Molecule: RNase P RNA; transfer RNA
Organism: Bacillota bacterium
RNA sequence: CGAGUAAGUCAGAUGAUCGCGGGUGCAGUGCCGAAAGGCCGCACACGAGGAAAGUCCGAGCUCCAUAGGGCAGGGUGCUGGGUAACUCCCAGUGGAGGCGACUCUAAGGAAAGUGCAACAGAGAUAUACCGCUAACCUCAAUUUGAGAAGCAAGGGUGGAAAGGUGAGGUAAGAGCUCACCAGCGGUUAGGUGACUAACCGGCUAUGUAAACCCCAUCUGGAGCAACACCGUAUAGAGGAGAGUUAAGUUGGCCCGACGUUCUCCCGGGUAGGUGGCUUGAGUUAUGCAGAAAUGUAUGGCCUAGAUAGAUGAUCAUCCAAUACAGAACUCGGCUUAUAGAUUUGCUCGUUAU
RNA sequence: GUGGGCGUAGCUCAGCUGGUCAGAGCGCCAGGUUGUGGCCCUGGAGGUCGAGGGUUCAAAUCCCUCCGUUCACCCCA
Numbered sequence: 001c002g003a004g005u006a007a008g009u010c011a012g013a014u015g016a017u018c019g020c021g022g023g024u025g026c027a028g029u030g031c032c033g034a035a036a037g038g039c040c041g042c043a044c045a046c047g048a049g050g051a052a053a054g055u056c057c058g059a060g061c062u063c064c065a066u067a068g069g070g071c072a073g074g075g076u077g078c079u080g081g082g083u084a085a086c087u088c089c090c091a092g093u094g095g096a097g098g099c100g101a102c103u104c105u106a107a108g109g110a111a112a113g114u115g116c117a118a119c120a121g122a123g124a125u126a127u128a129c130c131g132c133u134a135a136c137c138u139c140a141a142u143u144u145g146a147g148a149a150g151c152a153a154g155g156g157u158g159g160a161a162a163g164g165u166g167a168g169g170u171a172a173g174a175g176c177u178c179a180c181c182a183g184c185g186g187u188u189a190g191g192u193g194a195c196u197a198a199c200c201g202g203c204u205a206u207g208u209a210a211a212c213c214c215c216a217u218c219u220g221g222a223g224c225a226a227c228a229c230c231g232u233a234u235a236g237a238g239g240a241g242a243g244u245u246a247a248g249u250u251g252g253c254c255c256g257a258c259g260u261u262c263u264c265c266c267g268g269g270u271a272g273g274u275g276g277c278u279u280g281a282g283u284u285a286u287g288c289a290g291a292a293a294u295g296u297a298u299g300g301c302c303u304a305g306a307u308a309g310a311u312g313a314u315c316a317u318c319c320a321a322u323a324c325a326g327a328a329c330u331c332g333g334c335u336u337a338u339a340g341a342u343u344u345g346c347u348c349g350u351u352a353u
Numbered sequence: 354g355u356g357g358g359c360g361u362a363g364c365u366c367a368g369c370u371g372g373u374c375a376g377a378g379c380g381c382c383a384g385g386u387u388g389u390g391g392c393c394c395u396g397g398a399g400g401u402c403g404a405g406g407g408u409u410c411a412a413a414u415c416c417c418u419c420c421g422u423u424c425a426c427c428c429c430a
Stems, first nucleotide, its partner, number of pairs: 001349010012318007020047002023044004028040001030039003049324001053335002056333005061223004068255004073219005078092005093107001094105004108214002113212002115208003129155002131151003137147004163181006182204001184201007227275004236266001238265005246260001248258002267429003282301008354426007363379004372410001381397005403419005
């Protein structure tokens, strides 16, 4: 210098003017409304994101028995740790890819059982189509042919043909025998563990569980349009159906508890306000513990809270001002979208010293 | 905002317990019938199964991630 790899950071800045949102302080008790409640003036500081998104997981919070028992159903699935919790994060193990830095990995069990494996092919969990065969048996005949018998090496089909490669062996062959490799079982050693290494043994076991299933483990449901309160209006003696051996209490079944309705149609009313709502598993600096995720101690900081929904516009300067995109109860993650700028570690190649 | 459903031919839908034939009706095209058109008869075309990835020998179907579309959610109760 080129190519690459991993982990990060920023997401226009500064100034001026005008505007919008909620908050705090001061002031009139002025205006609107039936009421609950709201509005108006001035000043002050503050006012979107790394994903606010998708709503894919996990929680807080609220209500339903402050959540009950069992079954069914559902989630998760190598090991150890972290966390409020998780399908998340960190570190490792095995496997796959890359020359390498490094990356990816839904990765328990197929000798518990069941199912499936279309087409092709002789045969799909065992088989003999083309083949191979100077052993043995039978016949013909005279050193060959046929039958029977043996075989599973080669061909062919397929995603898969029941270990692979090489040598020996044989009539031809075959784990039949041997060496190495893969796989299986056991012993010993190391490791918390997944697992790894060495040795020994018998000689071979199809794939599929993101099919049912088995094992381990977790799991009650609904959601801020939850829920609580204030206020306004109205009409439920409407119709149909189900039903105390039932129905309901937020998916299914049984039990238990509660203790009387439930479903559909038709009709009517209001579509106002307050709380929930932002101080929180918050953020940041330093120290300590730890390999890391993370935890802990002390100090600092307060940083939107709307309800038709604010966060914008113009001008000037800075090479350029350009991406994806706009909070709606709140957090922790994941996933997806994203212009440009920039930092650090590492790898490979080339050249020069 | 929250919770559900759906996406297959131009349109309306089936297939969704993985299997090699992706199908039905209407529509479209061609031919026949008719003096012409319709009805009718015969034949044909038309599909990346919303997009991408994974599991599997094999995916419209099973799993994951995106995209689009649609429904329900006040009171009398």